[in-house]
A computed fold for a 477-nucleotide part of an RNA from an uncultured prokaryote, annotated as small-subunit ribosomal RNA, 3' major domain.
Context: one part of a larger RNA
């Protein structure tokens, strides 16, 4: 100087407390461990691995296994020789591939011969190739402490020196934020602000958007209009600016006015010096080591989907604040031409046939659902719950057996609110409700976004956990 302490003081955080809803019990989905297996590819392991890499494993993906094949190779550059690009097609085979048959010339230079480019085949070797190893050789990227308020430097001063000072102290703040003081004076990286979205408003602009007044229609449908909504570009607006109190006359704090918004307005992006030899050699790049008729490459099939069990994360429930039936209302944000598909017909339905429109503020996906009204069920393993299984169908795709999703009918399991323990959340939040998108042929209870309805509680900081500052002890570095 640090680190540590079941030392001290001060402060903060959904850390506790106060509340609301969960997990832990059931069934299912998914990931992991274990076991099994020819293979169940690999990685990730307290927080910070376990709906994680994977924004989508039937083939492909695919890295694993079995079998069948290739050896200058599936891919790149160079050399020699030959053919002529290319297209159609037969036999064997699971395919890869092996052996054939037929048609047929092109591009550039050139009159032609020929040369060249691109392509294919054969050959020789330089080489290719490796999701093989090492993340404890690395780059890059990332997690984490933590959006915590810290981490340092120059000069000066003090100390033999390691170092100290500044950065400590008194206040204050979300903040090393600011004020005051001070052997310090300044500065840098962080904080804040500058950026984006939302919230009010002015101007400009009105089509595909809008419709107050005037006509018109079944309908903003059409004429028309730019007022309003909205769209999207430029501005204004919030700064403790004003008032009172308090404070050291300071920084600030408390209350008030005005205001759409008030003291960081709300949310996002943004992550200091560093820590964990943290994670990743399987995104990529890369040193070294290793393989080179194989640890490379191709193909078919299988596996990654197994199942006495254990754990994590979720979904659906156990019901009456509910289930069922009928009728009715209100969003936002997205996507669409190998696409979204209105409408109509068929079908109980999934869906299918025909098909308008739309490269989209124009058309479509697309009825939002919880909600409201009425009726019914009357506390039961039920008109709760939907697992499981059977049968019949639909869709995608060469192909749904291993191993997809959906529909209809039948079947109708566990489950009556969950032990010890444990998680999230402070406001348009929790909880509840639906909608869309990426990936994608098909496949979502996951993920990412979107809106709708919309709470309760916070006395307080003694205690648990984590963190910051000062101080103290230490046989630790």
């Nucleotide at each position: 100087u640090g680190a540590c302490g079941g030392g001290g003081a001060c402060c903060c955080g959904c850390a506790c407390a106060a509340g609301c809803g969960g997990u832990g019990g059931a069934g299912g989905a998914u990931g992991u461990g274990g076991u099994u297996u020819a293979a169940u590819u690999c990685g990730a392991c307290g927080c910070a691995a376990c709906g994680c890499g994977a924004a989508g494993a039937a083939c492909c993906u695919u890295a694993c296994c079995a079998a069948g094949a290739c050896u200058u190779g599936a891919c790149a550059u160079c050399c020699u020789u030959g053919a002529g690009a290319u297209c159609c097609u037969g036999u064997a085979g699971a395919a890869a591939u092996a052996c054939g048959g037929g048609a047929g010339u092109g591009c550039u230079c050139g009159a032609a011969a020929g040369a060249g480019a691109a392509u294919c085949a054969a050959g020789a070797g330089a080489c290719a190739g490796g999701u093989g190893g090492u993340g404890c050789a690395u780059g890059g990227c990332u997690g984490u402490c933590g959006u915590c308020a810290g981490c340092u430097c120059g000069u000066g001063u003090c100390g033999u020196g390691a170092g100290a000072u500044g950065u400590u102290g008194g206040g204050u703040u979300a903040a090393g934020u600011c004020c005051c003081g001070c052997a310090a004076c300044g500065a840098g990286c962080g904080c804040a602000a500058c950026c984006c979205u939302c919230g009010a408003u002015g101007c400009c602009a009105g089509u595909u958007g809008c419709c107050a007044g005037c006509a018109u229609u079944a309908a903003g449908u059409u004429g028309g209009g730019g007022a309003c909504u909205c769209u999207g570009g430029c501005g204004u607006g919030a700064c403790u600016g004003c008032c009172g109190g308090u404070g050291a006359u300071a920084a600030g704090c408390c209350g008030g006015a005005g205001g759409a918004a008030g003291g960081u307005g709300a949310g996002g992006a943004c992550g200091a010096c560093g820590u964990c030899a943290a994670g990743u050699c399987a995104u990529c790049a890369u040193g070294c080591c290793c393989c080179u008729u194989a640890c490379g490459u191709c193909u078919u099939g299988g596996g990654c989907u197994a199942c006495a069990c254990a754990c994590g994360u979720c979904c659906u429930a156990c019901a009456a604040u509910g289930g069922u039936a009928u009728a009715g209302a209100c969003a936002a944000a997205g996507g669409g031409u190998c696409g979204c598909a209105a409408g109509u017909a068929u079908g109980c339905a999934a869906a299918u046939g025909c098909a308008a429109g739309c490269c989209a503020a124009u058309c479509c996906c697309a009825u939002a659902a919880a909600c409201u009204a009425u009726a019914u069920c009357u506390c039961a393993g039920u008109u709760c719950g939907g697992a499981u299984u059977g049968u019949g169908g639909g869709c995608u795709g060469a192909a749904a057996c291993u191993c997809g999703c959906c529909c209809a009918c039948a079947u109708g399991a566990a489950g009556u609110c969950g032990g010890a323990a444990u998680c999230g959340c402070u406001a348009g939040u929790a909880a509840a409700c639906g909608u869309a998108g990426a990936u994608c042929a098909g496949c979502a209870u996951g993920c990412u976004a979107c809106g709708u309805u919309g709470a309760a509680u916070a006395c307080g900081u003694u205690c648990c956990c984590g963190g910051g500052u000062c101080u103290u002890g230490u046989a630790c570095a």